A computed fold for a 278-nucleotide part of an RNA from a Zetaproteobacteria bacterium, annotated as large-subunit ribosomal RNA, domain VI.
Context: one part of a larger RNA
RNA sequence: CGUUUGGUAUCGGAGGAGAGCUAUCCCUAGUACGAGAGGACCGGGAUGGACGAACCGCUGGUCUACCGGCUUUGCUACCAAGUGAAUCGCCGGGUAGCUAUGUUCGGAUGUGAUAAGCGCUGAAAGCAUCUAAGCGCGAAGCCAACUCCAGGAUGAGAUACCAUUGAGCUCGAAAGGGCUCAUGACAACACGUGGGAGAUGACCACGUUGAUAGGCUCUCGGUGUACGCACAGUAAUGUGUUUAGCCAAGGAGUACUAAUGAGUUGUUGGAAAUUCCG
Numbered sequence: 001c002g003u004u005u006g007g008u009a010u011c012g013g014a015g016g017a018g019a020g021c022u023a024u025c026c027c028u029a030g031u032a033c034g035a036g037a038g039g040a041c042c043g044g045g046a047u048g049g050a051c052g053a054a055c056c057g058c059u060g061g062u063c064u065a066c067c068g069g070c071u072u073u074g075c076u077a078c079c080a081a082g083u084g085a086a087u088c089g090c091c092g093g094g095u096a097g098c099u100a101u102g103u104u105c106g107g108a109u110g111u112g113a114u115a116a117g118c119g120c121u122g123a124a125a126g127c128a129u130c131u132a133a134g135c136g137c138g139a140a141g142c143c144a145a146c147u148c149c150a151g152g153a154u155g156a157g158a159u160a161c162c163a164u165u166g167a168g169c170u171c172g173a174a175a176g177g178g179c180u181c182a183u184g185a186c187a188a189c190a191c192g193u194g195g196g197a198g199a200u201g202a203c204c205a206c207g208u209u210g211a212u213a214g215g216c217u218c219u220c221g222g223u224g225u226a227c228g229c230a231c232a233g234u235a236a237u238g239u240g241u242u243u244a245g246c247c248a249a250g251g252a253g254u255a256c257u258a259a260u261g262a263g264u265u266g267u268u269g270g271a272a273a274u275u276c277c278g
C1' cells in the first nucleotide's frame, strides 16, 4: 500500500514445514520342522542405543555484580580495620540465570490408494492364462493421522461486537446530494516503568481505578561465626559475646521513588426494498 468505511476480539484452514530409525531379551516354545545338531513364522511383552523436543525439581558445570581464606606492594599518619593493583591477584565455596553428561517426553495408528509380488473369475485362442473387460490381497514407501506455521490463500476467508451529535456553505421545485469545520464511541500510536521478549524494529506486562521497575520489610538461599570489647597466653593465637556478620539476579508484602499533565492519528461508507421527484 492492498484486501472498497474504520476498528477490536475469536475462529476454521487452502497450503507449507517437521517427525518417520533400530537392536537385544522374554513369553508363545525348546513347540512346528529336523535322524540329530539345531531351531522358527504369526502373535504378545520388556529393556536399551542413536536422534529430536522441552525443562532445571534431582546429579553436575558455570556463576569476573555474593561470602570467606591467603600473599606482595601502594594508600587511608601509625596499630587495628579497610581499600587500589597484581589473569577475577591466587585459593575454597556458591543464589538466580544459562546449561548436559541430568530429568521428562516422542517416533502411536488406519473400513485409504498402491509398487514388486501373490491371487479370483475370464476370453481373444472350445484348452490354458492374475488381464484384454471385471474383482481381491499386498511395503519402513504414498495419502491421511501426529506436532508446528498459516488469509498478500490478490481466489485477499468466517463469526461476534463498537462507531456521538452539531454548525456553515452549496446544488435541487422537492426528495435528496456535495463540500468544509467541530465533536467524538472505540482503537491505535507516541511517551514513560519494565520483561522469563529482544541486535534494532517487533512481541508481552504495566502506567495512580497502579505492584511495572527501583527502594524498604520479611523470607528462601549462599558463605561460615563479622567489627568492637572482654578474658586466657610473653607472644603467635585462642575463647566468649555469636550458628554471628555480610549478601546479586529468587519469592511475598508494601505506593516511599519513577510510570505526571498534556499530545498525535484513524472512521461515519456501500447495496437493496419502500416512498418521493423528474
Base pairs, nucleotide, nucleotide: 001152005163006162007161008160009159010158011157015149016148017147018146021049022048023047024046025045026044027043033038051106052105053104054103055102059100060099061098062097066093067092068091069090070089071086072085073084074083075082076081109144110143112142117137118136119135120134165182166181167180168179169178170177171176186266187265188264189263191207192206193205194204195203212258213257214256215254216253217252218251219250221247222246223245228241229240230239231238232237

The coordinates come from a structure-prediction model, not an experiment, and the mean pLDDT is 83.